Background:
A computed fold for a 124-nucleotide RNA from Candidatus Carbonibacillus altaicus, annotated as SAM riboswitch aptamer (S box leader). The model forms 97% of the base pairs in the Rfam consensus. The organism belongs to Candidatus Carbonibacillus, within Bacteria.

């Protein structure tokens, strides 16, 4: 960096040290000197990996699964859903417009689904 798989409405800080910016990017909205980002500690979660039990293949070694359990390792995470949004589609409104019309545009909301992003695990 890029490809494949999962997941992303839950959790999680009145510490310390630093000193102006941060929320990936559009456009809003926010956060911030009553101190942001950051780093350390603290904490959270269980993706990996660890235990344990049961099942399935195996001749064994072992391998997958599925539940459960701890948190010593490797990651990650601790404003607001991934703060909302972006592109399709459907749906709805006593809303604006337009038509000669049962339509059709816009807006506004509501849904599902892609895109982007993160974040693990793998693989090139």
């Nucleotide at each position: 960096u890029u490809c494949u798989u999962a997941u992303c409405c839950a959790g999680a800080g009145u510490g310390g040290c630093u000193g102006a910016g941060g929320g990936a990017c559009u456009g809003g909205c926010c956060c911030g000197a009553u101190g942001a980002c950051g780093c350390c500690c603290a904490g959270c979660a269980a993706c990996c990996g660890u235990u344990u039990a049961c099942g399935u293949c195996a001749g064994a070694a072992g391998a997958c699964g599925u539940a459960a359990a701890a948190a010593a390792g490797g990651u990650g995470c601790u404003a607001a859903u991934u703060c909302c949004u972006g592109c399709a589609a459907g749906g709805u409104a006593u809303g604006c417009g337009a038509c000669g019309a049962u339509u059709c545009g816009c807006u506004g909301c509501c849904u599902u689904g892609a895109g982007a992003g993160a974040u693990a695990a793998g693989a090139a």
Its mean pLDDT, the model's own confidence on a scale to 100, is 81.